[in-house]
RNA sequence: CGGAGUGUAGCUCAGUCUGGUAGAGUAUAUGCCUUGGGCGCAUAGGGUCGUGGGUUCGAAUCCCGCCACUCCGA
Numbered sequence: 001c002g003g004a005g006u007g008u009a010g011c012u013c014a015g016u017c018u019g020g021u022a023g024a025g026u027a028u029a030u031g032c033c034u035u036g037g038g039c040g041c042a043u044a045g046g047g048u049c050g051u052g053g054g055u056u057c058g059a060a061u062c063c064c065g066c067c068a069c070u071c072c073g074a
Stems, first nucleotide, its partner, number of pairs: 001073007010026004020057001028044005050066005
């Protein structure tokens, strides 16, 4: 320098193909349970979906640029 992939909750990821309420597990908090703790059960909080634009009634999703990381090639 060229090509490909990844970026979503504290962490691991799904959702993108086919635009329409942002989710799961885990972790955290509270309650129940227990002599206590743990396990188990229930509930709750937690997100400018990497960033800046564009298209659209509507964008995590489609289009363009940029940034970070990973891989391949030179």
Predicted 3D model of a 74-nucleotide RNA (transfer RNA) from a Bacilli bacterium. Its mean pLDDT, the model's own confidence on a scale to 100, is 81. It was read from a public genome assembly. It matches the Rfam family "tRNA". Gene Ontology term of the family: triplet codon-amino acid adaptor activity. Taxonomically the source falls in Bacilli (Bacteria, Bacillati, Bacillota).